[in-house]
RNA sequence: GCCGGGAUGGCGAAAUCGGUAGACGCGAGGGACUUAAAAUCCCUUGGGGGCAACCCCAUCCGGGUUCGAUUCCCGGUCCCGGCACCA
Numbered sequence: 001g002c003c004g005g006g007a008u009g010g011c012g013a014a015a016u017c018g019g020u021a022g023a024c025g026c027g028a029g030g031g032a033c034u035u036a037a038a039a040u041c042c043c044u045u046g047g048g049g050g051c052a053a054c055c056c057c058a059u060c061c062g063g064g065u066u067c068g069a070u071u072c073c074c075g076g077u078c079c080c081g082g083c084a085c086c087a
Stems, first nucleotide, its partner, number of pairs: 001083007010026003019067001027045006046057004060076005
């Protein structure tokens, strides 16, 4: 340099033919139970704002197409594998 694969919350992961993210699990926080703890059960849990209703942002990054993009197109970064080069 060429080819292929990958990047999603704190972690592992999911998402039919493009249908408006993060199901499910782990971990974490709060509560119940207990003399106390463990276990178990219930609620919450991407980030930011708000008393709340709710609003904004977010799938590696920047663009594009589209009413709508994790998904399609273009460019880029990083990681993994293969090939080539190495006088």
Molecule: transfer RNA
Organism: Gemmatimonas sp.